[in-house]
């Protein structure tokens, strides 16, 4: 320098032929115990890497860029 994947919650990761985002694990509170775990309830927490564009509507599509990682030279 060239091809190629990936970027969602604090981490790991899903999702939908485009109709407004979820799960484990951790965070708090709460019940339970003598207290600790455990286990049950509730709860908070996301401008979806940035930008621009197509659309009545975009996280999904199309473009440019940035970080990562893989790969050829």
């Nucleotide at each position: 320098g060239g091809g190629g994947a990936a970027g969602u919650a604090g981490c790991u990761c899903a999702g939908a032929u485009g109709g407004u985002a979820g799960a484990g694990c951790g965070c708090u509170c709460g019940c339970u115990u003598a207290g600790c775990a455990u286990g049950c309830g509730a709860g908070a927490g996301g401008u979806a890497a940035a930008g621009g564009g197509u659309u009545c509507g975009a996280u999904a599509c199309c473009c440019u860029u940035c970080u990562u990682c893989c790969u050829c030279a």